[in-house]
RNA sequence: GUCGGGGCGCGGGCCGUCGCCGGAGCACGAGGCUCCGGAGGAAAGUCCGGGCUCCCUAGGGCGCGGUACCGGGUAAUUCCCGGCCCUCGCCGCAUUGCGGCGGGGCGAGAAAGUGCCACAGAGAAUAUACCGCCCGACCACGCAAUCACUGGUUGAGUGGUCGGGUAAGGGUGAAAAGGUGGGGUAAGAGCCCACCGGCCGGGAAGCAAUUUCCGGCGCACGGCAAACCUUACCGGGAGCAAAACCAAGCAGCAGGCGGGUGGCCCGCCCGAUGCCUGCGGGUAGGUUGCUCGUGACCGUCUGCGGCAACGCAGCGGCCGGAUAGAUGACGGUCCGAGACAGAACCCGGCUUACAGCGUCCCGACCGCC
Numbered sequence: 001g002u003c004g005g006g007g008c009g010c011g012g013g014c015c016g017u018c019g020c021c022g023g024a025g026c027a028c029g030a031g032g033c034u035c036c037g038g039a040g041g042a043a044a045g046u047c048c049g050g051g052c053u054c055c056c057u058a059g060g061g062c063g064c065g066g067u068a069c070c071g072g073g074u075a076a077u078u079c080c081c082g083g084c085c086c087u088c089g090c091c092g093c094a095u096u097g098c099g100g101c102g103g104g105g106c107g108a109g110a111a112a113g114u115g116c117c118a119c120a121g122a123g124a125a126u127a128u129a130c131c132g133c134c135c136g137a138c139c140a141c142g143c144a145a146u147c148a149c150u151g152g153u154u155g156a157g158u159g160g161u162c163g164g165g166u167a168a169g170g171g172u173g174a175a176a177a178g179g180u181g182g183g184g185u186a187a188g189a190g191c192c193c194a195c196c197g198g199c200c201g202g203g204a205a206g207c208a209a210u211u212u213c214c215g216g217c218g219c220a221c222g223g224c225a226a227a228c229c230u231u232a233c234c235g236g237g238a239g240c241a242a243a244a245c246c247a248a249g250c251a252g253c254a255g256g257c258g259g260g261u262g263g264c265c266c267g268c269c270c271g272a273u274g275c276c277u278g279c280g281g282g283u284a285g286g287u288u289g290c291u292c293g294u295g296a297c298c299g300u301c302u303g304c305g306g307c308a309a310c311g312c313a314g315c316g317g318c319c320g321g322a323u324a325g326a327u328g329a330c331g332g333u334c335c336g337a338g339a340c341a342g343a344a345c346c347c348g349g350c351u352u353a354c355a356g357c358g359u360c361c362c363g364a365c366c367g368c369c
Base pairs, nucleotide, nucleotide: 001365002364003363004362005361006360007359008358009357010356012334013333014332015331016330017329018328020038021037022036023035024034025033026032040340044351045350047349048348049347050346051345052239053238054237055236064235065234066233067232068231069083070082071081072080073079084107085105086104087103088102089101090100091099092098093097108230109229113228114227115224116223117222130170131169132166133165134164135163136162137161138160139159140158141157143155144154145153146152147151178196179195180194181193182192183191197219198217199216200215201214202213203212204211205210243288244287245286246285252279253278254277255276256275257274258270259269260268261267295318297317298316299315301314302313303312304311305310335338
């Protein structure tokens, strides 16, 4: 320098004018004045987990949903970290393999049962005989030998038909019923043997996944669970439009009968589809929830423990809160010319989008010293 992989930070700056939301202070009859704060790394998708709120709830089972190598972390997770196994790429040793680095894996069970395996192919799980190979019988053909020679017999061969053997070889397929080599055989075959693989039993290492060693068995057991299913574990429901409080008017229920004139009563006038008082539920509306809240909070800091995720202690920080919904508009200027995108209860993850810039680390290759 090129290529590949990973982590982190930033994601227009400054000035002026005019606004918007919140808080504090001042002023106060009402307008108001001053200061401070005012979107993101994803605020997004709402995929996963939790806090919080209300409803339901003896205990157990079925069902339904979810998770699925092992261990750890966490409030918890389908998240994170570490390890195991499988697989892919690069490199090295010099090689059916081993080691290093990096990427990927919805990675339990197919020997509980059911089901499926398209097309092609003879045969696809009770294996299968299409070609080929081998054996036998018959037929045909020519050749050779021989005899008693228009013919017969015998032998090896070629072709065909029929019967049988064979899973080595060809062919089909994603997959053909262990693999390679040797022996063996009419030809073949775990038929037999060696190695590899597999199954069963045991030992060792490890918390475990798993690895490794020893012995036995010729070998029974194809794939699919992102088909049903089985096993183990986990899981009540709804969600801030949750929920709590205050509460006009109208309607409802209960109780009472008034006001004016007048010293009082009668009378007169007004009112009764009325007026007054109380009550509970509760609509509009308001307050709280709400986020200046000391919390599973945040931090690139320090120490200790841990490979790590993370934990403990210390130190520092408290950074939007609207409710028709604020966080903006205009002008100037500078540069590298500014992407994706707008909070609506909160938090931890994951995923997706993102012009460009900076920084750190790892691997391979190339060039130079």
Molecule: Bacterial RNase P class A
Organism: Spirochaetaceae bacterium